Model confidence (mean pLDDT): 81 of 100. The RNA shown here (SAM riboswitch aptamer (S box leader)) has 116 nucleotides and comes from Psychrobacillus psychrodurans. The source organism's lineage runs through Bacteria, Bacillati, Bacillota, Caryophanales and Psychrobacillus. Rfam family: SAM riboswitch aptamer (S box leader). Rfam's curators write: The SAM riboswitch is found upstream of a number of genes which code for proteins involved in methionine or cysteine biosynthesis in Gram-positive bacteria. Its Rfam clan is "SAM clan". The sequence was found by an Rfam model in a public genome assembly.
[in-house]
RNA sequence: CUCUUAUCAAGAGUAGCUGAGGGACUGGCCCUAUGAAGCUCGGCAACCAUCCAUAUAUUUUUUGUAUAUGGAAAGGUGCUAAAUCCUGCAAAACAUUUUGUUUUGAUAGAUAAGAG
Numbered sequence: 001c002u003c004u005u006a007u008c009a010a011g012a013g014u015a016g017c018u019g020a021g022g023g024a025c026u027g028g029c030c031c032u033a034u035g036a037a038g039c040u041c042g043g044c045a046a047c048c049a050u051c052c053a054u055a056u057a058u059u060u061u062u063u064g065u066a067u068a069u070g071g072a073a074a075g076g077u078g079c080u081a082a083a084u085c086c087u088g089c090a091a092a093a094c095a096u097u098u099u100g101u102u103u104u105g106a107u108a109g110a111u112a113a114g115a116g
Stems, first nucleotide, its partner, number of pairs: 001116008013041001015040003021031003025088001027086002042080003046077003050072009084108001089105007
């Protein structure tokens, strides 16, 4: 970098350094010298891993393995404004003053695990 799978309406600072941008992109709409982004510390708990309990399946049936659920902890990543802030493409429904609202699915994005 590419592919596959899963998740994305919850959660998380009155901190220190620094000094102007940021919210992936489009169109909007927002945040920001009452301090953006970045770094440090703190915090949260999505995935993987660890421990405990329960259930199911399998087995050599007092054992081991696999799966699922709940809890603990915070090791590896991650996250720490607004639903992934809304939106883009398609379908359906409603309302129509020609476009708007709602729902669903896809596309795109982010994160984790595995493979190449």